[in-house]
Context: one part of a larger RNA
Molecule: small-subunit ribosomal RNA, central domain
Organism: bacterium
This record gives sequence, structure tokens and C1' cells, in this order.
RNA sequence: CUGGGCGUAAAGGGUGUGUAGGUGGUUGUAUUAGUCGUUUGUUAAAACCCAGGGCUCAACCCUGGACAGGCAGGCGAAACGGUACAACUCGAGGAUGGGAGAGGUCUACGGAACUCUAGGUGUAGGGGUGAAAUCCGUUGAUAUCUAGGGGAACACCGAAUGCGAAGGCAGUAGGCUGGCCCAUUCCUGACACUGAAACACGAAAGCGUGGGUAGCGAACCGGAUUAGAUACCCGGGUAGUCCACGCCCUAAACUAUGAUCGCUGGAUUUGGGGAGUAUCGACCCUCUCCGAGUCGAAGCUAACGCGUUAAGCGAUCCGCCUGGGUAGUACGGCCGCAAGGCUAAAACUC
Repeated sequence: CUGGGCGUAAAGGGUGUGUAGGUGGUUGUAUUAGUCGUUUGUUAAAACCCAGGGCUCAACCCUGGACAGGCAGGCGAAACGGUACAACUCGAGGAUGGGAGAGGUCUACGGAACUCUAGGUGUAGGGGUGAAAUCCGUUGAUAUCUAGGGGAACACCGAAUGCGAAGGCAGUAGGCUGGCCCAUUCCUGACACUGAAACACGAAAGCGUGGGUAGCGAACCGGAUUAGAUACCCGGGUAGUCCACGCCCUAAACUAUGAUCGCUGGAUUUGGGGAGUAUCGACCCUCUCCGAGUCGAAGCUAACGCGUUAAGCGAUCCGCCUGGGUAGUACGGCCGCAAGGCUAAAACUC
């Protein structure tokens, strides 16, 4: 290895594009280094196995026989696989006509709230809490009205919704732009699937340069609470949060569930499209394709649960696991401005 696994026990890579590789639809013809059959040689003897024999038996020993497997050569077979050629259309892609969408990116604009500034009205409080205090206020606060400035986020619609590969995406309009679905069955004719490496993307925090800063707010400073209170509560508040460009590359990056294909009862809700029936028309209803949920046959599962969006039944490819601690650490290497990231042990110990 034969012969295990990866939702929660150890284990699915954060996600995609895609190179090598692995795997690959239907029909025919040819071929044969894979494959299958047969044969020859070789694979020392002993041993193992079978038959017979010798020590009183056995162990032991002797004689004879034989398989399987490997390698090499010959002959044969052509179902499978490979190769070559020809063809096909159901896989895949394209075309045409429609459709939905917070998919991406750039620009412009809008209203509510907040805050600041100036002015008006107005007067002694305001704020905050479990209660308070710090704090703000007679140099006129809070409240209220007017005008102006600023930054960030977009109430209602809004949903169990939608879109995106993932991260993620929500005011309005426009420009540019990616993907998806349905219908027609017109074209190409296996062009496919997966994918080590590589490349690209990758929340938040963090870093560099420049800008911006309303609110919020690590750190920090106060007030409380408390035995203490480096906290929870309150008053302030810097970085940050925002923008541009460049880095970082991590996450409970989760559906803790890799991708693709096929097969296997249903019920119900919902988003997008189509057909039919009906109708004046639109609904309703029936069927159908693509998505998103709930409940559940069979089956699976240690159980929980999963159940046509499988964790069921099969196929192909990739990633990963192998007792706990040491440790996702040390060392080395690669990457990074740094923080650190990726790769990744052992001694020892239970």
C1' cells in the first nucleotide's frame, strides 16, 4: 500500500484566473510501446508448498515435483486505454432577441442630522448619572430663530430581497465597464473539467507621503465607583476612522461544508425569465428554466443534524489531517519600510 478520513472530534487552501500535470462525450477505420493471452529463456542451492522416503516418533534430514511474481525475447488478441485520420452534436462556446440587479469605477448633485461661526430673541441655569461629580454658563450658556461654513454617513423604500469569485456592495443622476439569466435552436464541432507552480484580488487594524478631520474615538488626562479600579459609568481627547497614491496579506476570510459533472420522492415561501390556458385586458391557475429560504421520503450520520443549494448515490482533479503539550514556536529560506507574514521542526514531556 491493499483498506482511513476532513460541517461540530485532527483535517477544505481567504477567493479567483490559469501553466505543467491528471482526467475526459458519440460513431467509424487503421495501428499497438499500455492492456490481455500463450510460449521460450532466466530468476543458484537451501528455505516455503505438495508427494515419497530415512533416523522407534517428532524436530531434523534425503529424493522428486510445482505455483505465483519479476525481467528479456517470440507469437497472438484488439474489448478498454493510447496514437493517427474521418465524422457527429447531447458537453462547451458563439450568434440573435429580451431581462433583473446595493456588481465595479469615475464625476456631479441632494436632503435630514451633527458641529462650528456670525447675528436676533431670551435668562439662570445646562449637561450628565443608579446617585453624583469633573465639565459648560452672567465675557450671556442650555432653548429658539436666521444666515453662512465644514466633514462623514445615506432614515423611509428595505425584505426571509438582490448582485459579486471571495473580501464585499445601499441617497440621486450621468459616463465608462464586468458577470449572470431566459427564449430561439441559427453557427463552431469536444474547443471540456480540475489545477502543483505562477499571477491577480483580498474586511478590519497597521505602515509611508501628502491632504482632510463634523461626529465617533484606542492611547492619554480628569470625575465617579471600589478594599483597590491601570476597568465597566461620566467629562474631555490624540492617533485612527475619510480622500489620493504606495505598502501590508491577516480573520470565527464561516455554510467552520474545495471545484466540476451525472443520478435519486416531495411540500411550501420568495427573487428573475419564458410558455400555455383563461380573459376585452391584467390577475388567478398549469407547466418550465435559473436563483434564494423553510420543512421533510429514501439514504447518510457517533450524535447533533444533512436531505435536488446533500453531509444521499457515483465520477474526475486539487488542498489538507495522522495523540496532547512544546508550537504555528526555534532555526534556515523567501517576502515586508516596520509591525510582521509565508514555509516549518526537534529535544524534552504527558